[in-house]
Context: one part of a larger RNA
RNA sequence: UGUAGGAUGAUUGCGGAGGUAUUCCCCUAGUACGAGAGGAUUGGGGAGUACGACCCUCUAGUGCACCAGUUAUCACGCUAGUGGUAUAGCUGGGUAGCUACGGUCGGAACGGAUAAGCGCUGAAUGCAUCUAAGUGCGAAGCCUUCUCCUAGACGAGUCAUCCCUACCAGUCCCCUGGAAGACUACCAGGUUGAUAGGCCAGCGGUGUAAGCGCAGCGAUGCGUUCAGCCUACUGGUACUAAUCGGACGAUCGG
Numbered sequence: 001u002g003u004a005g006g007a008u009g010a011u012u013g014c015g016g017a018g019g020u021a022u023u024c025c026c027c028u029a030g031u032a033c034g035a036g037a038g039g040a041u042u043g044g045g046g047a048g049u050a051c052g053a054c055c056c057u058c059u060a061g062u063g064c065a066c067c068a069g070u071u072a073u074c075a076c077g078c079u080a081g082u083g084g085u086a087u088a089g090c091u092g093g094g095u096a097g098c099u100a101c102g103g104u105c106g107g108a109a110c111g112g113a114u115a116a117g118c119g120c121u122g123a124a125u126g127c128a129u130c131u132a133a134g135u136g137c138g139a140a141g142c143c144u145u146c147u148c149c150u151a152g153a154c155g156a157g158u159c160a161u162c163c164c165u166a167c168c169a170g171u172c173c174c175c176u177g178g179a180a181g182a183c184u185a186c187c188a189g190g191u192u193g194a195u196a197g198g199c200c201a202g203c204g205g206u207g208u209a210a211g212c213g214c215a216g217c218g219a220u221g222c223g224u225u226c227a228g229c230c231u232a233c234u235g236g237u238a239c240u241a242a243u244c245g246g247a248c249g250a251u252c253g254g
Base pairs, nucleotide, nucleotide: 001152005163006162007161008160009159010158011157015149016148017147018146021049022048023047024046025045026044027043033038051106052105053104054103055102059100060099061098062097066093067092068091069090070089071086072085073084074083075082076081111143112142117137118136119135120134168249170248171247172246173245174190175189176188177187178186195241196240197239198237199236200235201234202233204230205229206228211224212223213222214221215220
C1' cells in the first nucleotide's frame, strides 16, 4: 500500500518445504527344496545403528553476582573478625539457565495410479500372440497418508463478535518486564495491577558462622549449631516503579 467502511479473535488450504533410512536375532523351520553339503519364500515377534525433533526427571559438563577451605601481601590503630590485589589468586562443591555424554518420541499401516515384469480375453494373420479394442496384478519410487509454512492464493477466501460525526470499536506512542530478542518484532502487564525490584515463606546449594563457654602450655578440639550465609527457581505480599498524558482511527458500503 492493496484486499472498496473500520476493527478484534478464530480458521480453510491453492501451493510450497521437510520426512521417507537400515542391520541383526528368534519363531514359522532345520520345514519346502536338495544325494549331501547346505538351506528358504511367506507370516509373526524382538533388539539395535545412524539421523531428526523436543526436553532437563536421572547421569554428566558449565555455572567470572552462591557457599566453604587456603597461600602471599596491603588496609581497617592492635587481638579477633573482615575487605582489596595476585588468571575468577589457587582449591573443593554447586541452584536456575544453556547443554550431551543424558531422557522421551519419530520413520508405520491402509489406499490410488504406475515402471520393469507377469497375465486374461483377443484379432489383424481361421493357428498363435499380454495389445491393436478391452481388462488384471505388480516397487524403498509417484499421489495421498505424517509434520511445518501459507489468502500479496491480485482467484487477495471463510466464520464469530464489536463500532457508527464522538456518549467512539480498536491501535500506537510512553512505561514495568520476559523461558521473546542484534534492532525491530512477539508475548505478559500498566493501580479495576502480582509486570519487575524489594520483603516474607519454601525448595535447593554449601557444610556446622560470629560471639561466648569448656578442655588443652599451645596448635587446636568440643558445645551452643543439620548452624550461618545464599544468584537466576516456586508461592505469597502493593513497600518501590509501571504517574499524568498524547497521537491515529469511520464521510463512497449497509
A computed fold for a 254-nucleotide part of an RNA from a Planctomycetota bacterium, annotated as large-subunit ribosomal RNA, domain VI. Lineage of the source: Bacteria > Pseudomonadati > Planctomycetota. Rfam family: Bacterial large subunit ribosomal RNA. Its mean pLDDT, the model's own confidence on a scale to 100, is 84. The sequence was found in a public genome assembly.